[in-house]
């Protein structure tokens, strides 16, 4: 030199995976088309918008509707960012081998 075994409840604008009191997007919106249901119903399939955005664009309860039309109220994911938590490399250092 190099290798190993230790330490410092050590360690980074590394790096990953976990979460969540949390920010932002997005109102889980909204416009179309075609079809379909029929209160034991309100549903299908596909375009098109909305995000300095990838994905999503449903679910249930209750209203409320008498042949065409649904409203309200709760309740995600996803992406990015913060923050926690994990992580532990070089480098320091004490041995031991060389």
């Nucleotide at each position: 030199a190099c290798a190993c075994u230790g330490g410092a409840a050590a360690c980074a604008u590394a790096g990953u995976u976990u979460g969540c009191a949390g920010a932002u997007a997005u109102a889980a919106u909204c416009g179309g088309u075609u079809a379909a249901a029929a209160a034991u119903g309100g549903u299908a399939a596909c375009c098109a918008a909305g995000u300095u955005u990838c994905u999503a664009c449903c679910g249930c309860a209750c209203g409320c509707c008498u042949a065409a039309a649904u409203g309200u109220g709760c309740g995600a994911c996803u992406a990015u960012c913060g923050c926690a938590a994990c992580g532990g490399a070089c480098a320091c250092u004490a041995g031991u081998g060389g």
The RNA shown here (Purine riboswitch aptamer) has 98 nucleotides and comes from Convivina intestini. Its Rfam family is "Purine riboswitch aptamer". Clan: Purine riboswitches. The organism belongs to Convivina, within Bacteria.